The prediction has a mean pLDDT of 79. This is a predicted structure of a 150-nucleotide RNA (glmS glucosamine-6-phosphate activated ribozyme aptamer) from a Peptococcaceae bacterium. It matches the Rfam family "glmS glucosamine-6-phosphate activated ribozyme aptamer". The family's RNA type in Rfam is riboswitch. Lineage of the source: Bacteria > Bacillati > Clostridia > Eubacteriales > Peptococcaceae.

RNA sequence: AGUUAAAUAUAAGCGCCUGGACCCUUAGGGUUGACGAGGUAGAGGUUAAUCGAACUUUUCGGCGGGUGCCUCUCGGUGGCUUGUCAUCGUUAAAUCCGCUACAAAACCGGAGAGCAAUCUCCAGGGACAAAAAGCGGGUUAUACAAGGAG
Repeated sequence: AGUUAAAUAUAAGCGCCUGGACCCUUAGGGUUGACGAGGUAGAGGUUAAUCGAACUUUUCGGCGGGUGCCUCUCGGUGGCUUGUCAUCGUUAAAUCCGCUACAAAACCGGAGAGCAAUCUCCAGGGACAAAAAGCGGGUUAUACAAGGAG
């Protein structure tokens, strides 16, 4: 230094790279390949899984995974209990309107690595979102059966 085995750590715009693009070199090798916000009851299945920013040049393309979706179980609610049904997921009904908040990269400057493409870092500078959540006001649902209580 390599191989095998085991253990530990590391993730969800997350991981990886054989296409493409770019760089060096002419045998080939390297770089790039998603900027944050939001989102997880459990199991199984499944794949084009929410929102904007930047760019318009590749955040292209491919593979895998994934907090999405479906089914079941469990749980909440439907003014007591059980079951059915419906609807949601522990902040646990849907929908409409209004009010309200926050980001990082990009950009500028600086330090460092590399021949380069490019990469890492900064109590640096200076910003700018939407969805969501929350609050308020509406609409709809707020059921069926048995039993119990009043």